This is a predicted structure of a 90-nucleotide RNA (c-di-GMP-I riboswitch aptamer) from a Bacillota bacterium. NCBI's taxonomy places the organism under Bacteria, Bacillati, Bacillota. Model confidence (mean pLDDT): 86 of 100.

Order: sequence, then C1' cells, then structure tokens
RNA sequence: UGUCGAUAAAGGUAAACCUUUCGAAAGAAGGGGGCGCAAAACUAUGGGUCUAACCCCUUAAUUAAAGGGCAUGAUCGCCAGGUUACCGGC
Repeated sequence: UGUCGAUAAAGGUAAACCUUUCGAAAGAAGGGGGCGCAAAACUAUGGGUCUAACCCCUUAAUUAAAGGGCAUGAUCGCCAGGUUACCGGC
C1' cells in the first nucleotide's frame, strides 16, 4: 500500500418505539431507548424509493373543495460510486 474479516481487544454508533421542536408532508434535530452495524463514518455523483408545498391540468363553483401530474424537498441503516478510518491475518 492492497486485500480479507473473529467466538479477539480497545472503542464507536444507535433501529423500532416514547417525547420535545422544526417542516405542507416525507422527514430531520434534541432527550430517552437498543434492533442491529467491520465502515450503519462522510459525501445526494448514478439509480431506486418516499413526500407533493409551489406550479400545471381536469371536474367543479367560493372563507373554497376533490382528483391527477411533477422535485427544486427527503432518504447514505435501499443499492452502487467517490473520500477517509481502529485491530488483526495474508
């Protein structure tokens, strides 16, 4: 430096759920809590998935509503790519 991953050591992180806040929502952050994770660290670059505010269309006709379409919103603990990393084997 590359690659591999334990029934090891030192650690790290933290699902669901509860609660507070933000948000149109998806979801995010704080606290509690642990399902798990050898990159479940970082990064929205490609794909997938979620939401549909604004906007557009249709129906309809007003404190207006319903339906459909659509990310510029979100998700890295969905997959992949990029970057970085502890211990040990080769």